[in-house]
């Protein structure tokens, strides 16, 4: 040195909650705060979860048009978009150095 490992030193990160503030929302960022964390450092590729403002399609025994179709409107599911890295896997990088 380097790869596995986590003893000690040195530090370092911050759950829940408030406050402020972005976002339609989940969520995000800051300020405080500390439940924890050896990668709780970066990274939407996989999975898996979360959200419905928008966009497409798509169901109603629902409702509107004088009635059908076709539009509208409500109410549901799909995809599509978003988010989560303290949900997992995978990628990249890292202080320290005892078994």
């Nucleotide at each position: 040195g380097u790869g596995u490992c986590g003893a000690a030193a040195a530090g370092g990160c911050a759950a829940a909650c408030c406050g402020c503030u972005g976002g339609a929302a989940a969520c995000g960022g800051u300020g405080g705060g500390a439940c924890g964390c050896a990668a709780a450092g970066u990274c939407a590729c996989g999975u898996a979860u979360c959200u419905u403002a928008g966009a497409a399609u798509u169901u109603g025994a629902a409702g509107g048009c004088a009635a059908u179709u076709u539009c509208c409107u409500c109410a549901g599911g799909u995809u599509c978009a978003g988010a989560u890295g303290g949900a997992c896997g995978g990628a990249c990088u890292a202080c320290c150095g005892a078994a």
Predicted 3D model of a 99-nucleotide RNA (c-di-GMP-I riboswitch aptamer) from an Alphaproteobacteria bacterium. Its Rfam family is "c-di-GMP-I riboswitch aptamer". Rfam links the family to the GO term cyclic-di-GMP binding. Of the family's consensus pairs, 81% are formed in the model.